[in-house]
RNA sequence: AGAGUUGGCUAGACAAUCGCUGUGCUUGCAAAAGCAUGGAGGAAAGUCCGGGCUCCGCAGGGUAAGAUGCCAGGUAAUGCCUGGGAGGUGAAAGCCUACGGAAAGUGCCGCAGAAAAUAUACCGCCGGUUGCAAAAUCGGUAAGGGUGAAAAGGUGCGGUAAGAGCGCACCGCGCCGUUGGUAACAACGGUGGCAGGGCAAACCCCAUCUGGAGCAAGACCAAAUAGGAACCCACGCAAAUUUUAUUUGUAAACGUGUGAUCCGCACGGGGUUCGGGUAGGUCGCUUGAGGUAUAUGGUGACAUAUAUCCCAGAUGAAUGAUUGUCCACGACAAAACCCGGCUUAUCGGCCGACUCUUUCU
Repeated sequence: AGAGUUGGCUAGACAAUCGCUGUGCUUGCAAAAGCAUGGAGGAAAGUCCGGGCUCCGCAGGGUAAGAUGCCAGGUAAUGCCUGGGAGGUGAAAGCCUACGGAAAGUGCCGCAGAAAAUAUACCGCCGGUUGCAAAAUCGGUAAGGGUGAAAAGGUGCGGUAAGAGCGCACCGCGCCGUUGGUAACAACGGUGGCAGGGCAAACCCCAUCUGGAGCAAGACCAAAUAGGAACCCACGCAAAUUUUAUUUGUAAACGUGUGAUCCGCACGGGGUUCGGGUAGGUCGCUUGAGGUAUAUGGUGACAUAUAUCCCAGAUGAAUGAUUGUCCACGACAAAACCCGGCUUAUCGGCCGACUCUUUCU
């Protein structure tokens, strides 16, 4: 100097004029006016996860269903984050992983190929018999070749009629032990010729977790109407009474109880048709698992302590418009209960660490 990887911060600035809105104060009977002070993002987006909060329901028990899936930590919690392990990838810094189980069972692996699993023998190799020969036939074989993503674990040596874990060495695989590590796992040693492979993002098995609905939740106030009408079903049993009627309790059927289904429990007589009123206001609503700074602990995510700050709350929906100057010439883009994540979109500017190449000293 160049190429690359990774982490963090920021998201035009200044001034003037006018406009909108939250809060506080002052004036005013009120409507309003004045002053002070605050007012859209790093993703506010997607509505994908996890919660806070509100309400329902004895928040009960089971089944189904769904979600997650290496280990250890962090957190209110998660499918998130941090660190480690294994596998893959890159020259490296780094990056990616839907990463439990294939010896519980079922299923799939097209075409090609002899054969894709209770595996098979197409070409070939070796041996026997018949034959002048070509060739035919019988037996052995899976080392070589072919097909394919994948074909009786791989390489080498010995052995054999020719071969083959047939035997041996090393590697792979299974089992056992020792050591290190909290663990995932790793290393070493022993042993066995050894269950042919892949797929569970196939069904399945295992482990853990899961009630639901959502600020249009919910609470309060005010106002209005018709506590409306008609029809059908049930009214069993028991008890009481001033006794042939009424009241009370309970049962049956059915229904309701905030995902499905069964059991339980609680409540309610059940069903059909016609018709009427209301849609207003206040709260919820922004002080929080909050921000910032410093110190301590930790590899880190984070935690603890001290100090300090208040940082949008609209409701047909405020947070804007114009002018001038500067330069980084402005992309993606707009709060609606709140917070923590992930994912997606994106013009620039600044800072740090690391990897590789080249040159000079």
The prediction has a mean pLDDT of 77. Bacterial RNase P class A from an uncultured Gammaproteobacteria bacterium, 361 nucleotides, folded computationally. Rfam family: Bacterial RNase P class A. From the family's description: Ribonuclease P (RNase P) is a ubiquitous endoribonuclease, found in archaea, bacteria and eukarya as well as chloroplasts and mitochondria. The sequence was found by an Rfam model in a public genome assembly. Of the family's consensus pairs, 97% are formed in the model.